[in-house]
Context: one part of a larger RNA
Molecule: small-subunit ribosomal RNA, 5' domain
Organism: uncultured bacterium
RNA sequence: AAUCAACGCUGGCGGCGUGCCUAACACAUGCAAGUCGAACGCGAAAGCCCCGCAAGGGGUAAGUAGAGUGGCAAACGGGUGAGUAACACGUGGGUGACCUGCCUUCAAGUGGGGGAUAACGUCCCGAAAGGGACGCUAAUACCGCAUGACAUCCUGCGUUUGGAAACGCGGAGAUCAAAGCCGGGGAUCGCAAGACCUGGCGCUUGAAGAGGGGCCCGCGCCUGAUUAGCUAGUUGGUGGGGUAAUGGCCUACCAAGGCAACGAUCAGUAUCCAGCCUGAGAGGGCGGACGGACACACUGGGACUGAAACACGGCCCAAACUCCUACGGGAGGCAGCAGUGGGGAAUUGUUCGCAAUGGGCGCAAGCCUGACGACGCAACGCCGCGUGGAGGACGAAGAUCUUCGGGUCGUAAACUCCUGUCGAGCGGGAAGAACGCUUCCCGGGUGAAUAAUCCGGGGAAUUGACGGUACCGCUAAAGGAAGCCCCGGCUAACUCCGUGCCAACAGCCGCGGUAAUACAGGGGGGGCAAGCGUUGUUC
Numbered sequence: 001a002a003u004c005a006a007c008g009c010u011g012g013c014g015g016c017g018u019g020c021c022u023a024a025c026a027c028a029u030g031c032a033a034g035u036c037g038a039a040c041g042c043g044a045a046a047g048c049c050c051c052g053c054a055a056g057g058g059g060u061a062a063g064u065a066g067a068g069u070g071g072c073a074a075a076c077g078g079g080u081g082a083g084u085a086a087c088a089c090g091u092g093g094g095u096g097a098c099c100u101g102c103c104u105u106c107a108a109g110u111g112g113g114g115g116a117u118a119a120c121g122u123c124c125c126g127a128a129a130g131g132g133a134c135g136c137u138a139a140u141a142c143c144g145c146a147u148g149a150c151a152u153c154c155u156g157c158g159u160u161u162g163g164a165a166a167c168g169c170g171g172a173g174a175u176c177a178a179a180g181c182c183g184g185g186g187a188u189c190g191c192a193a194g195a196c197c198u199g200g201c202g203c204u205u206g207a208a209g210a211g212g213g214g215c216c217c218g219c220g221c222c223u224g225a226u227u228a229g230c231u232a233g234u235u236g237g238u239g240g241g242g243u244a245a246u247g248g249c250c251u252a253c254c255a256a257g258g259c260a261a262c263g264a265u266c267a268g269u270a271u272c273c274a275g276c277c278u279g280a281g282a283g284g285g286c287g288g289a290c291g292g293a294c295a296c297a298c299u300g301g302g303a304c305u306g307a308a309a310c311a312c313g314g315c316c317c318a319a320a321c322u323c324c325u326a327c328g329g330g331a332g333g334c335a336g337c338a339g340u341g342g343g344g345a346a347u348u349g350u351u352c353g354c355a356a357u358g359g360g361c362g363c364a365a366g367c368c369u370g371a372c373g374a375c376g377c378a379a380c381g382c383c384g385c386g387u388g389g390a391g392g393a394c395g396a397a398g399a400u401c402u403u404c405g406g407g408u409c410g411u412a413a414a415c416u417c418c419u420g421u422c423g424a425g426c427g428g429g430a431a432g433a434a435c436g437c438u439u440c441c442c443g444g445g446u447g448a449a450u451a452a453u454c455c456g457g458g459g460a461a462u463u464g465a466c467g468g469u470a471c472c473g474c475u476a477a478a479g480g481a482a483g484c485c486c487c488g489g490c491u492a493a494c495u496c497c498g499u500g501c502c503a504a505c506a507g508c509c510g511c512g513g514u515a516a517u518a519c520a521g522g523g524g525g526g527g528c529a530a531g532c533g534u535u536g537u538u539c
Stems, first nucleotide, its partner, number of pairs: 001538003005535005012385006018378002020343001025341003029338003034072003039069002042066001047060005079296003089220007098213003103209008111145001113143002120135006151175003154171006180201006188195002222268003229259003234256008271293003275286004299318004321332004349375001351374003357371001358369004388418004398409004422480001424475005432466001436462001438460008483528005488509003494523003498519001505510001
C1' cells in the first nucleotide's frame, strides 16, 4: 500500500459498487420455460335470460376456459468450481479431414393419393402414481406414387496441387423432395363451395454468405528425484467398422515398437485467461466482482430426441439419502431467485415490475422471462458532504500543574452578530418512452385494381416497477449529528498521582524490585476521523 475480510469501541447523511472464502452439506415452501387457434380435431361450467307446478329442457356465456395432436423453443439465459497439470486454457496457425436450426442473398419447385392415432366415448385394473381393452376422428403428424438438377453413387477428360475427395466440361444408369395456412378481388365459369387472378406467412431441393461449433498442430502453463524407470491397444502398418469428420476411436491380423535426466512415470496442489494487488522497475502474489473459455448439475453409468446434448429445473439403470403408502408399489434432487437447518470468526429480502435492455414463441396484438431493471439489509469498500461561521479577556468559573509568583486547557466557553449544507415539515415535480398497436393525411412498390399487402413521411391518442423518488422552492431553527488509537526508542506527542519484579504492558528492543514520560487513573499533547484500532493474508 492492498483486502470478497472478521473482531473491539464508536456511529449523522448521500452516491456508486460489493456481500457463504467454511459443508460440490441436507433442504420445507413459492416462483425461475414457455408459446402458437393464421397447423389440427374436440370442447365445458358458474352466472344471466326463457319455458315448466316440479323434475327437467332451451338460449347466452362460447367455439370462450380447458386438455390433447402438431410446430418452434427448452443445448440460450442463470448457478457453482467438485474434478482436471490436460491441446483444459492462452496465443498463433491448419482443416486437401468437417458440421451448421433460426437469419440474409440467389436458382428451381410446391402435383396426386393412402392408412393410422391421441383427444373424445364405453368399460376395466390400481390406495395412489398411473395403466389397459374396444370404438370414432383431424392435421403443416405419418407413409407410398409422380416430377426432379449444377444434389448423391458410378465413370471420362482437363485445371490447380507435392498429392484430389476441390474446380470446370461431359456420359449412361440408379437413388432421394414437398404442406399447407391467412387475406383481397373487377370480368368469365359455377346453384354453391370454389375454379381463376393476386398478396403475405410457410414447405422442399440446390448454391453462396454471415454468425456458431467440432477436430488437429507449434509455443507457453505449479511443487517434489526422500518418485528413475514407464508402457500390450502400448508404438506403427494393412483390411474392416464407426463418426459430420481425421485418428488405436474400435476390431482382426502383422511387426516390435513408443516415452524418459531437456525429468517420463508417480505423488501433492490447482479450473485457465483478459486482468487485480504490490513494486521505481525487474519481479512477486492473486484469479472474488465484470468479460471470454472449460468442467459439473445428489453419486456412478447409459443412450434417446434433435442442427446442436450424452442434456441443472428431459429419459433409463444402479447405489446412498428423504418422503408417501391400503405394504402390492410409488415420488424427489436449490452448485437458479428468495428462504431454512447445519458448519463457521463471517456473508442480505421467502420484496416490486416486465416500464427499460435482452431472450423464447407468435403475422400481430400479446404471453412468458427470480435474465434483467429496481427497491430493501450490512460503515463491507471507495468517493463526497456535514456536525457551524465571524467577533469575543492581560484571559470568567472549573480542572490540572506549580519554584506558590504563576502557567496550561484557552478565543476555547459564556456573550453578540450571521448562515442554512444534511436532517425535519409544507408545496411543486421529472428524465429514463421510444418503438409497437390504433386512427387521420400524403407519397411510392406490387397488382388488372381506387381492393389487399408492403415501404417511407407527417399529425393525434396510448404505455413507468422505481415513485410522489431524484430535483426545485418555501418555513423554522445552531438547534438533531465525534469518536477511536497513541504519547520510552523505532515514531509525531509529558507531566502528576497510585502501584512497588506485584498487578500489569509488549510489534522488536524491553518496562515494573518506592521518585515508572513504558503498568493503572487524571490533566495535557499527537495522529486519523464516521470512523479508529487489532488480528489474518499479499507485495